Notes: Model confidence (mean pLDDT): 83 of 100. A computed fold for a 267-nucleotide part of an RNA from an Opitutia bacterium, annotated as large-subunit ribosomal RNA, domain VI.

[in-house]
Context: one part of a larger RNA
RNA sequence: CGUUUGAGACUUGAGGGGUUCAUUCUCUAGUACGAGAGGACCGAGAAUGACGCACCUCUGGUGUUCCGGUUGUCGCAUCAGCGGCAGCGCCGGGUAGCUAUGUGCGGCAGGGAUAAGCGCUGAAAGCAUCUAAGCGCCAAGCCCGUUCCAAGAUAAGGUCUCAAUCCGUCGCAAGACGGUGCAAGGUCCAGGUAGACCACCUGGUUGAUAGGGCAGAAGUGCAAGCGCGGUAACGCGUUCAGCUUACUGCUACUAAUGACCUUGCCG
Numbered sequence: 001c002g003u004u005u006g007a008g009a010c011u012u013g014a015g016g017g018g019u020u021c022a023u024u025c026u027c028u029a030g031u032a033c034g035a036g037a038g039g040a041c042c043g044a045g046a047a048u049g050a051c052g053c054a055c056c057u058c059u060g061g062u063g064u065u066c067c068g069g070u071u072g073u074c075g076c077a078u079c080a081g082c083g084g085c086a087g088c089g090c091c092g093g094g095u096a097g098c099u100a101u102g103u104g105c106g107g108c109a110g111g112g113a114u115a116a117g118c119g120c121u122g123a124a125a126g127c128a129u130c131u132a133a134g135c136g137c138c139a140a141g142c143c144c145g146u147u148c149c150a151a152g153a154u155a156a157g158g159u160c161u162c163a164a165u166c167c168g169u170c171g172c173a174a175g176a177c178g179g180u181g182c183a184a185g186g187u188c189c190a191g192g193u194a195g196a197c198c199a200c201c202u203g204g205u206u207g208a209u210a211g212g213g214c215a216g217a218a219g220u221g222c223a224a225g226c227g228c229g230g231u232a233a234c235g236c237g238u239u240c241a242g243c244u245u246a247c248u249g250c251u252a253c254u255a256a257u258g259a260c261c262u263u264g265c266c267g
Base pairs, nucleotide, nucleotide: 001152005163006162007161008160009159010158011157015149016148017147018146021049022048023047024046025045026044027043033038051106052105053104054103055102059100060099061098062097066093067092068091069090070089071086072085073084074083075082076081110144111143112142117137118136119135120134166179167178168177169176170175184262185261186260187259188204189203190202191201192200209255210254211253212251213250214249215248216247218244219243220242225238226237227236228235229234
């Protein structure tokens, strides 16, 4: 932009994509078969592998926005306590998120038409013959079934609901032009379950959308200061302390202000 008024919600499915796997074990049954050795079809069940999709409860990884330990050096005048730099200086852990080696799920069943193949009836050709007329069976393959996308499917589909018109100028009228602005949406703003942008989703004071604050969870591992002990390094107590990012709940303190845009063809 189109889908011939605009809008919101729910849909149909033309068409297209994905999937289609393999193995082992148990029972049937040491049965049928076989002299024995060996050892089934059919059917039922249980697992596993690879692959695919989703997820983070568990097990782990990462986690340069969290905590701690520690080396060298520089700075805060000094002690103490901190900060900068050295690959996050190095090291030990680790929330959210992301993630696999972790967790859950999937391939089924069934139907239709067939291939090779196996048949029935059956002539040409008194026989025979699956084929010439006719009728069956049969594959991991094909089409359905299953799942995802999907009306730009220009043949542009369907259902429900909402909506509004009025004023001025010109004109005999039809109508033309200018303004107003419904429903609803958007611009805009706070953002994230979304994301390259756009889109999508949540919220915009009738408000918990983000930040802040408070509380909690969780992480680290017992802060500083002071006291006591020790010549000291240091230890003990106060202290399961102190600090804390992305998590959860509560709370309008801050910021979601104000304003604008679109807005009806044909009959």
It was read from a public genome assembly.